RNA sequence: GGGCCUAUAGCUCAAUUGGCUAGAGCCACCGGCUCAUAACCGGAAGGUUCCAGGUUCGAUUCCUGGUAGGCCCA
Numbered sequence: 001g002g003g004c005c006u007a008u009a010g011c012u013c014a015a016u017u018g019g020c021u022a023g024a025g026c027c028a029c030c031g032g033c034u035c036a037u038a039a040c041c042g043g044a045a046g047g048u049u050c051c052a053g054g055u056u057c058g059a060u061u062c063c064u065g066g067u068a069g070g071c072c073c074a
Base pairs, nucleotide, nucleotide: 001073002072003071004070005069006068007067010026011025012024013023019057029043030042031041032040050066051065052064053063054062
């Protein structure tokens, strides 16, 4: 210098090739159970979908540029 992949909740990951209010598990929090703790059960909360533009009635999804990380080639 070139090519490819990844970026979504505090963490690990989904979202059926554009469409209902972006979900699940874990952690933490609250409550139940228990003499108590763990386990178990229930509940609530938690999101600038990496950033900036574009296309579209509508974008996590498509296009362009950039940032960060990983792999390969030189």
Transfer RNA from a Synergistaceae bacterium, 74 nucleotides, folded computationally. It was read from a public genome assembly. It matches the Rfam family "tRNA". From the family's description: Transfer RNA (tRNA) molecules are approximately 80 nucleotides in length.